[in-house]
RNA sequence: GGCGUCAGCGCGGGAGAGUGUGGGGGCAACCCCACCGCCGAAGGAGCAAGCCGUCCCCGGAAUCUCUCAGGCAAAAGGACCGCGCUGGCGUA
Numbered sequence: 001g002g003c004g005u006c007a008g009c010g011c012g013g014g015a016g017a018g019u020g021u022g023g024g025g026g027c028a029a030c031c032c033c034a035c036c037g038c039c040g041a042a043g044g045a046g047c048a049a050g051c052c053g054u055c056c057c058c059g060g061a062a063u064c065u066c067u068c069a070g071g072c073a074a075a076a077g078g079a080c081c082g083c084g085c086u087g088g089c090g091u092a
Base pairs, nucleotide, nucleotide: 002091003090004089005088006087007086008085009084010083011082012081013080018036020035021034022033023032024031025030037072038071039070043068044066045065046064051059
């Protein structure tokens, strides 16, 4: 230096679901409280099989499941994907 992998940063792409109703504050955007209906792709939580032959225990992932949190015009956020840079690890 090349390749692979992990982390961080930058750029680009990035879905779903009510601009819900009532009350209060405010010039407005918006904020607070209550109620009903929804979404899953920040985060969080839960679990199967496989795992040397048998049994028990432990472990056991996710875009799956649950919706605590978060979200339901735009904005912001956003799993994940691509490119670039930096660093760690591995490697013919």
This is a predicted structure of a 92-nucleotide RNA (Glycine riboswitch aptamer) from Sphingomonadales bacterium UBA6157. Taxonomically the source falls in Sphingomonadales (Bacteria, Pseudomonadati, Pseudomonadota, Alphaproteobacteria). It was read from a public genome assembly, where an Rfam model found it. Model confidence (mean pLDDT): 80 of 100.